[in-house]
Context: one part of a larger RNA
């Protein structure tokens, strides 16, 4: 000199864009952060409508009861999603990460292709009845549906094989409809969404290898599933991954092992570079989710799932239960120190759904903080009687100083009033054309028209009004280092980054006047180069 996720002191006008627990991976009150689908299913607790019955009467309304009939929908069965998104950096010196390769693998949803989607069965929730419990919750009996579950058939194919053969599927739901059939439910046809098998792709993931990846030798030897082989098992898959047997290997001064420290990288800071330091925000990977262990489900495994043990907190009728903010806010604590218990799903993206739509503390915004960077302003011109006052003085004057006042202008920003975007296009509805099709239904695609949809926010921006009006401080002035005099003090009080100042004229302490440097900041401290 540059820099910072900074803090502290003094000061503080506005805006834009960023950033904001670096410490206790300490403990957490409260609310929210993952749901959705009735076009899978039995249904109807609530709400609304309709129909029927009854009662009251004000004679067309109110009340009650019934009917899932309709819009819908609590709880339940079922499907998909809760493995993404969000947080943190404790652990980890490791194939964890980075770069470059590899072969023995899996991959829901998505895309492409081929082949199918036939016919049966038995249950379990919900519900009803009964029991137990303070509660959390739970037990028994009975009924029932399905895209839940299980056989049978078929097998383009796939898998296994001793090449004889053997094994393996599926589910329906919704829209529309001319003949024909009908038990008036529908069959049938067609379209859409699904379902099953196989192949390929895409995406994601698992595995292996080479090289690189902090300090300590006051850590020199380490290792028995250890190193390799064979058989067997296991895995999606290779492999001591596991196991039995056999061999005795394997690593190490090119630093094994042990100890300490640490998430890694793209990057960031600095530097002419080489390098050094660092790993906040953003992005990629990894690890973790109160601590430790375990499996289940699933294509995939766990922050807001389960089980066990432990510590802690809470409830209890003392028998027993409940919980996990390193999600967003917020609280206590720790600390020099770090924000709101805000708004909205309008946009982008994600989950579910045919869709409408629902959910989304992801996200987009707003709030707080000069924490940083950038921009703007706090006026402009004129004005010598060089006013007054202050300070200095050799008492002549000098300086503050064109500074002020005065005069003439301007009005950015802030203020008040008025106008006022873009971020919004999809979707919906109507209609035209094309495709599908028996079809002028439906559905899909494309076009046209129309109708809405904004948290931010009456925001950005534009404009009018008034008036210089509301807006400057901080540090320094001995040398390094730009900037000097007076007074006070008297080795005292104090200053200080280094050299050093202060013991009666201190440009070095304290104050004042003046000056210098930066400026909505300026200094100090800490840290890095």
């Nucleotide at each position: 000199g540059a820099u910072u996720g900074a803090a502290c002191g003094c000061u503080g006008g506005c805006g834009g864009c960023a950033u904001g627990c670096u410490u206790a991976a300490c403990a957490c009150a409260u609310g929210c952060a993952a749901g959705u689908c009735g076009a899978a299913c039995g249904g109807u607790a609530a709400c609304a409508g309709g129909c029927a019955a009854a009662a009251g009467c004000u004679u067309g309304c109110u009340u009650u009861u019934g009917c899932g009939c309709u819009g819908a929908c609590g709880a339940g069965u079922g499907g998909c999603g809760g493995a993404c998104g969000g947080g943190u950096g404790a652990g980890u010196a490791a194939c964890g990460c980075g770069u470059a390769g590899g072969a023995a693998u899996c991959u829901a949803c998505c895309c492409a292709a081929c082949a199918g989607u036939g016919g049966g069965g038995a249950a379990c929730a919900a519900c009803u009845c009964g029991g137990a419990g303070a509660a959390a919750c739970u037990c028994g009996a009975g009924c029932u549906a399905a895209u839940a579950c299980c056989g049978c058939a078929u097998a383009u194919g796939u898998c296994c094989u001793a090449c004889g053969g053997g094994a393996c599927a599926a589910a329906g739901c919704g829209g529309g409809g001319g003949a024909c059939c009908u038990u008036c439910g529908g069959g049938c046809c067609u379209c859409g969404c699904g379902c099953u098998g196989u192949u390929g792709g895409a995406u994601g993931a698992g595995c292996c290898u080479a090289c690189g990846u902090c300090g300590g030798a006051u850590u020199a030897g380490c290792u028995u599933g250890u190193u390799g082989g064979u058989g067997a098992g296991g895995u999606a898959a290779u492999g001591g991954c596991u196991u039995a047997c056999c061999a005795a290997g394997g690593c190490g001064a090119c630093g094994a092992u042990c100890c300490g420290u640490a998430g890694c990288u793209g990057g960031u800071c600095u530097g002419a570079g080489a390098g050094g330091a660092u790993g906040a925000u953003c992005a990629g990977c990894c690890a973790c989710a109160c601590u430790g262990g375990g499996a289940c489900u699933g294509a995939g495994a766990c922050c807001g799932g389960c089980c066990c043990a432990g510590a802690c907190u809470c409830c209890u009728a003392c028998g027993g239960g409940a919980g996990g903010c390193a999600g967003c806010a917020g609280u206590g604590g720790g600390g020099a120190a770090u924000a709101u218990u805000g708004g909205a799903c309008a946009a982008u993206g994600g989950g579910g759904g045919c869709a409408a739509c629902c959910c989304u503390g992801a996200u987009c915004c707003a709030g707080c903080a000069a924490u940083g960077c950038c921009g703007c302003g706090u006026g402009u011109g004129u004005g010598a009687a060089g006013a007054a006052g202050g300070c200095c003085u050799u008492c002549g004057g000098g300086u503050u100083g064109u500074a002020a006042a005065g005069c003439a202008c301007u009005u950015u920003c802030a203020g008040u009033g008025g106008g006022g975007a873009a971020g919004a296009a999809a979707a919906g509805c109507a209609u035209u054309g094309a495709g599908c099709g028996a079809a002028u239904a439906c559905c899909u695609c494309a076009g046209u028209g129309u109708c809405a949809u904004g948290a931010c926010g009456g925001u950005a921006c534009c404009u009018a009004c008034a008036g210089a009006a509301g807006a400057a401080g901080c540090a320094c002035c001995g040398g390094c280092u730009a900037a000097c005099u007076c007074c006070g003090u008297g080795c005292c009080a104090g200053c200080a980054g280094c050299c050093g100042c202060g013991g009666u004229a201190a440009u070095a302490c304290g104050g004042a006047g003046g000056g210098u440097g930066c400026a909505a900041g300026c200094g100090u401290u800490a840290a890095u180069c």

About this RNA: The prediction has a mean pLDDT of 86. A computed fold for a 529-nucleotide part of an RNA from an uncultured prokaryote, annotated as small-subunit ribosomal RNA, 5' domain. The RNAcentral record of the full RNA draws on ENA. Rfam family: Bacterial small subunit ribosomal RNA.